Notes:
Predicted 3D model of a 71-nucleotide RNA (transfer RNA) from an archaeon.
């Protein structure tokens, strides 16, 4: 330099065109003499830009960032 993979809550991951979800962390509360666990509740994200489409985390292009290969 080219090629392919990837990018979603503090972290680790689903989501193939129609309401963003899970676990875990964090907050309140139950329940305990206290802690841990368990249980309920809440809080918090789609890498940027453009394009397609009635409608895009998804599909195009480009650009960033990371990974694997080739030179």
């Nucleotide at each position: 330099g080219c090629a392919c993979c990837u990018g979603u809550a503090g972290a680790a991951c689903a989501g193939c065109g129609g309401u963003a979800g899970u676990u875990u962390u964090c907050g309140a509360g139950c329940u305990u003499c206290c802690c841990a666990a368990g249980c309920u509740c809440g809080c918090g994200a789609c890498c940027c830009g453009g394009g397609u489409u009635c409608g895009a985390a998804u599909c195009c292009c480009g650009g960033c960032g990371g990974g694997u290969g080739c030179a």
The coordinates come from a structure-prediction model, not an experiment, and the mean pLDDT is 85.
Rfam family: tRNA. It is annotated as a transfer RNA. Its family is annotated with triplet codon-amino acid adaptor activity in the Gene Ontology.